[in-house]
RNA sequence: GCUCGCUUAGCUCAGUGGGAGAGCGCUGCCUUCACACGGCAGAGGUCGGCGGUUCGAAACCGCCAGCGAGCACCA
Numbered sequence: 001g002c003u004c005g006c007u008u009a010g011c012u013c014a015g016u017g018g019g020a021g022a023g024c025g026c027u028g029c030c031u032u033c034a035c036a037c038g039g040c041a042g043a044g045g046u047c048g049g050c051g052g053u054u055c056g057a058a059a060c061c062g063c064c065a066g067c068g069a070g071c072a073c074c075a
Stems, first nucleotide, its partner, number of pairs: 001071007010024004018055001026042005048064005
């Protein structure tokens, strides 16, 4: 330098055009003498950034950034 993949909640990830979600974690309540386990409820997100397409974008397209992998170069 070229190509490919990934970027969504604190963590691990799903969601491929119309409702933003799951598990774990966190908070409160119930249960217990207490803790753990279990049950119920809740908080937490500008979906990496900018622009475009569309009636409508987390999703499709372009550019940029970050992370990872492969290839090339290394006179």